[in-house]
């Protein structure tokens, strides 16, 4: 040069007609129960990076409690840092799995991936195969016994065979044959010191254990954090309608029947049926906000200074058309100190909906970094 | 908007606590019986369990992310 992997970042421009939504404002007409509402001229504004899934954390509002604890439900190596908070986000590090390479076969070096607390607290679960699937086993073999054989009994877990997974390995004793039975050396496990580390965790001694401490918590559970609950259809306000309806209320205020006590009626809350609206206006967008520089950090951030104000719709506006230029593929022509010319075709993914901070998912095509693989120059 | 569910053959539905070939009726389809046809009898295709990933030895089932219905809420 080409392909590919990460991460960050961008994700179409002009003009001109036609309309849409909104803010302000000229002029006109007209109106409600109220907000109005129609024409008409001007001035401006009018999707994202994901507006998406609604998966996480919050502001904000309302109910309940205003304390505990059970249930339930999330999270879960480790240390610093940032954030308002999270199951987020940056640095670093630690253990594990999988690949390469290397190796003295112990292991060591790289990359990538990891929802990565606990399986020696308990239960449950390991199909089929196989003898056996977890405080247990004898089917093959091996060995002693019984018998004339054969069946049979006893002992073995070194082989052999089943399976994702079979209870350490090698070497020697040791035995009828065996077997951590026992030893050696390796290995692994529990304690404890003690080195190193801020800790995850490593690493050394040393005692202990022959070592039946298999796997599984994205199985129940155990540990530790952590969580009231509805969500702008949340709530406030005000019209219009309906039904001055029923039932319930050891509760509570207030009235009447007598002053007070009971009782009883009414009325006001509450909750539940039933009925009746589907109409404004608030919430509502100035906010953990955005742009630029600059200073701090290794980096997430964040500090300082200037600057701007940038949809607010509700059967829900942000659009279609055409013309240019872009960009990117493919074909032909031209050229090879060339990198232009024409044609044609693609220019995604999606679309506010109370506000934001995150996390996933979709997504033409460009750009910038940084890594890999192949070629080719030197 | 905001919450909750559910996909399994063409259609209806099964699959115990995660266990090995995923089953059943109807329907297709073939052949038989019938002059034909239906009914009956035999047999025989038919599935990426909606689609990626993950956990496990082993996923229809368990976790997740998508995709397509369907409830329910003034």
């Nucleotide at each position: 040069c080409a392909g590919g992997g990460u991460u960050g970042c961008c994700g179409g421009g002009u003009a001109a007609u036609c309309g849409c939504u909104u803010u302000c404002u000229u002029u006109g007409c007209u109106g409600u129960a109220a907000g109005g509402g129609c024409a008409u001229g001007g001035a401006g504004a009018g999707a994202g990076g994901a507006a998406a899934g609604u998966c996480c954390g919050a502001a904000c509002a309302c109910c309940u409690g205003c304390g505990g604890a059970c249930a339930c439900c999330g999270c879960g190596c480790c240390c610093c840092g940032g954030g308002a908070a999270u199951a987020c986000c940056g640095g670093g590090g630690a253990g594990c799995u999988u690949c390469a390479u290397u190796u003295u076969c112990g292991g060591a070096u790289g990359a990538a991936g990891c929802a990565u607390g606990g399986a020696a607290a308990g239960u449950g679960c390991c199909a089929c195969a196989g003898a056996a699937a977890a405080c247990a086993a004898a089917c093959c073999g091996c060995u002693c016994u019984c018998u004339a054989a054969c069946c049979g009994g006893a002992g073995u877990a070194a082989g052999g065979g089943u399976g994702a997974a079979a209870a350490g390995g090698u070497g020697g004793g040791g035995u009828a044959a065996g077997a951590g039975c026992c030893c050696a050396c390796c290995g692994c496990c529990u304690g404890a010191a003690c080195u190193g580390g801020u800790a995850a965790c490593a690493g050394c001694u040393c005692a202990g254990g022959g070592c039946a401490a298999g796997g599984u918590a994205a199985a129940c559970c155990c540990c530790g954090c952590g969580g009231g609950g509805u969500g702008c259809a949340a709530g406030g306000c005000c019209a219009a309608g309906c039904a001055u309806g029923g039932u319930a209320g050891u509760g509570u205020g207030u009235c009447g029947u007598c002053c007070g006590c009971c009782a009883c009626g009414a009325u006001a809350c509450u909750a539940c049926c039933g009925g009746g609206u589907a109409g404004g206006c608030u919430g509502c967008u100035u906010g953990a906000u955005c742009c630029u520089g600059u200073c701090a950090g290794c980096a997430a951030u964040g500090g300082c200074a200037g600057g701007a104000c940038c949809a607010g719709a509700c059967a829900a506006a942000u659009g279609a058309u055409u013309a240019c230029c872009g960009g990117c593929u493919u074909g032909c022509c031209a050229a090879u100190a060339a990198a232009g010319g024409c044609a044609a075709g693609c220019u995604a993914c999606a679309g506010a909906a109370u506000u934001c901070g995150g996390c996933u998912u979709a997504c033409a095509g460009g750009c910038a970094a940084u890594c890999c693989u192949g070629c080719u120059u030197u | 908007g905001c919450g909750c569910c559910c996909a399994u053959a063409g259609c209806u539905c099964a699959a115990u606590c995660g266990g090995a070939u995923a089953g059943a009726g109807c329907g297709u389809c073939u052949g038989a019986c019938u002059u034909c046809g239906g009914a009956u009898c035999a047999g025989a295709a038919g599935g990426u369990u909606g689609g990626g990933g993950g956990u496990u030895c082993g996923a229809g089932u368990c976790c997740u992310c998508c995709u397509g219905g369907g409830c329910g809420u003034a």